[in-house]
RNA sequence: GCUCCUGUAGUCUAGUGGUUAUGAUGUCUCCUUUACACGGAGAAGGUCCUCAGUUCAAACCUGAGCGGGAGCA
Numbered sequence: 001g002c003u004c005c006u007g008u009a010g011u012c013u014a015g016u017g018g019u020u021a022u023g024a025u026g027u028c029u030c031c032u033u034u035a036c037a038c039g040g041a042g043a044a045g046g047u048c049c050u051c052a053g054u055u056c057a058a059a060c061c062u063g064a065g066c067g068g069g070a071g072c073a
Base pairs, nucleotide, nucleotide: 001072002071003070004069005068006067007066010025011024012023018056027043028042029041030040031039049065050064051063052062053061
């Protein structure tokens, strides 16, 4: 330099263009315990990488940019 893949809560992750974006883990509160752990219940936490386009409607499709990864040279 070229090609391909990828970007979603702190971390990991699901999500066929259409209801309020899913779950696990972590954090916080409560219950349980003499106390801790385990367990149970609940809560908070997301400008879906950025900009533009297509569409009645975009996390999802298209283009550019940025970041990460792989291959080729």

The RNA shown here (transfer RNA) has 73 nucleotides and comes from Thoreauomyces humboldtii. The sequence is in RNAcentral, with records from ENA. Rfam family: tRNA. Rfam links the family to the GO term triplet codon-amino acid adaptor activity. The prediction has a mean pLDDT of 81. The organism belongs to Thoreauomyces, within Eukaryota.